[in-house]
RNA sequence: GCCCUCACUUGGCAAACUUACCGAAACGUAAGGACGCAAAAUCACCGGCCUAAGGGAGACUAUGGCAGCGGGACUGCAACA
Numbered sequence: 001g002c003c004c005u006c007a008c009u010u011g012g013c014a015a016a017c018u019u020a021c022c023g024a025a026a027c028g029u030a031a032g033g034a035c036g037c038a039a040a041a042u043c044a045c046c047g048g049c050c051u052a053a054g055g056g057a058g059a060c061u062a063u064g065g066c067a068g069c070g071g072g073a074c075u076g077c078a079a080c081a
Stems, first nucleotide, its partner, number of pairs: 012037002017032005035068001042073002045071003048066003054061002
């Protein structure tokens, strides 16, 4: 690349990165973009991890975050046997 076979669908979400905004930061939001995901929908209850404005002499510390770190709760779609 071609051929054959096939129920596993219609479709959904969107990593890194880029740009803009927000924030002390971690992050988040939006647009672009797809690494992947059969719950990569939702939830901070438990463990874990990230940040440290403020506090503290310092070590450190969450009231700030991460649901695409794991567990759990709860909800949705499809299907040959």
Overview:
Model confidence (mean pLDDT): 84 of 100. Predicted 3D model of an 81-nucleotide RNA (c-di-GMP-I riboswitch aptamer) from Gallionella sp. The sequence was found by an Rfam model in a public genome assembly. The organism belongs to Gallionella, within Bacteria.